Background:
A computed fold for a 144-nucleotide RNA from a Neisseriales bacterium, annotated as FMN riboswitch aptamer (RFN element). Its mean pLDDT, the model's own confidence on a scale to 100, is 80. The model forms 100% of the base pairs in the Rfam consensus. Lineage of the source: Bacteria > Pseudomonadati > Pseudomonadota > Betaproteobacteria > Neisseriales.

RNA sequence: UAUAUCUUUCGGGGCGGGGUGAAAUUCUCCACCGACGGUGAUAAGCUCUAUGCUUUUAGCCCGUGACCCAUGCUUUUUUAAAGUAUGGCUGAUUCAGUGUGAUUCUGAAGCCGACAGUUAAAGUCUGGAUGGGAGAUGGAUAUG
Numbered sequence: 001u002a003u004a005u006c007u008u009u010c011g012g013g014g015c016g017g018g019g020u021g022a023a024a025u026u027c028u029c030c031a032c033c034g035a036c037g038g039u040g041a042u043a044a045g046c047u048c049u050a051u052g053c054u055u056u057u058a059g060c061c062c063g064u065g066a067c068c069c070a071u072g073c074u075u076u077u078u079u080a081a082a083g084u085a086u087g088g089c090u091g092a093u094u095c096a097g098u099g100u101g102a103u104u105c106u107g108a109a110g111c112c113g114a115c116a117g118u119u120a121a122a123g124u125c126u127g128g129a130u131g132g133g134a135g136a137u138g139g140a141u142a143u144g
Base pairs, nucleotide, nucleotide: 001144002143003142004141005140006139007138009136010135016030017029018028019027031124032123033113034112035064036063037062038061043055044054045053046052047050059111060110068088069087070086071085072084073083074082075081076080093109094108095107096106097105115127116126117125
């Protein structure tokens, strides 16, 4: 330092004000929020001044995860439920500028957000969830 197995810890933010109404954090006007990995021309630092190194830069570019669905397997209190594996499903961006190069920078205008519940329709409330989880991180063992 690489790979494999085991393991530790961590691992999602947001309704504030006005309006209508019997009733709305659900409608409406203004506001608020942006998980994980990759890419990366931004930014900062360093030196050997090299298109060098380190850190850092996308909700809407590529992919992943939660929810949900199907199938197989296992268990049980058996036509269901739980667990597990595999597969499926899984939102949204343009314009202008700079430039060799940007859907990432700068400026402007937009757009998106599982399921169930609710005196009234929810990205923001409540609930499944003290759950699961992409992944991050330290350690152990083995091999090269």